[in-house]
RNA sequence: GCGGACGGCUGGAUGAUCGCGUGGACUUCGGUUUGCGAGGAAAGUCCGGACUCCAUGAAACGGUGGUGCCGGGUAACGCCCGGCUGGGGCAACCCAAGGGACAGCGCCACAGAGAACAGACCGCCAUCCCAAGGGGUGGUAAGGGUGAAACGGUGCGGUAAGAGCGCACCGCGGGACGGGCAACCGGACCGGCAUGGCAAGCCCCACCAGGAGCAAUGCCGAAUAGGGGUCUUAUUAUGGGUGCGUUUCAGCCCGAGACCCGGGUUGGCAGCUAGACCCUGCUGGUAACAUCAGGGCCAGAUGAAUGGUCAUCCCCCGGCAACGGGGACAAAAUCCGGCUUACAAGCCGUCCGCAACA
Repeated sequence: GCGGACGGCUGGAUGAUCGCGUGGACUUCGGUUUGCGAGGAAAGUCCGGACUCCAUGAAACGGUGGUGCCGGGUAACGCCCGGCUGGGGCAACCCAAGGGACAGCGCCACAGAGAACAGACCGCCAUCCCAAGGGGUGGUAAGGGUGAAACGGUGCGGUAAGAGCGCACCGCGGGACGGGCAACCGGACCGGCAUGGCAAGCCCCACCAGGAGCAAUGCCGAAUAGGGGUCUUAUUAUGGGUGCGUUUCAGCCCGAGACCCGGGUUGGCAGCUAGACCCUGCUGGUAACAUCAGGGCCAGAUGAAUGGUCAUCCCCCGGCAACGGGGACAAAAUCCGGCUUACAAGCCGUCCGCAACA
């Protein structure tokens, strides 16, 4: 200098003026004054919760759904941190839907001789026949071909030609012993050793899980009205009903459904923003994070505010300059912890590779 990987930050600021919403204080109830006023993703609605309501709760056995290596963090998680294993990359790093294929079932199209305990298409070798093209018998699976994948790989020896047939190393199976909390790693030694893939197929194993959601819910107001009628069905309290299913125990309830007529409800208040909150620092920890100390209050609308104008500055492009043009993705609605997706332009740091110079 070029290329790459990872992490972090910004993504507009200030002043004036006009307008809007809301909290506090004051008020002669007309208003005055003052503080604050969309995000890193507010998005997707994919996870986990806080909170609210629901008569069902406990135990056992099932069902349904979710997660899936080990250890830690957290209110919790399918998230985060640190490791292990496998894969990709020269590397920094990145990815994993990471338990089980010897419990069982199922699938692997086509091509190919043959796709799980398979197999001879072309070949190679031996021998016989024929007449120089080839055919029969036996052996072979090293070479070639088909395929996503062919029942270990490379080399040497051996053989008629070959083959773990034998040997060396690797691979595979077993494995004393050692390291590590663990996942797992190393591994003396033994064995020529038929034993593919898919569980993001059903399944098995381990762990976890009630439902609905702020349009939850509560209060006020409102109502010939705590309304009326018909039909079907269940039961007779020593009974019946009540959960995703069954059984036992306890609790709760006295039913369930269809149709018709009719009154009120489109209003107000709360929930509604002081939080598992934010910032800084010491300490502990590899880290995520935790205790402690100090400081701070940052929208709360409800047909839905958070804006307009001017000036200066900031960033990018063009230009000698004056100046001109442009400035992304995108808007809160109960709140929080994550994940995923979108993003013009710019800044900072660490690491890896390549080249050159000193």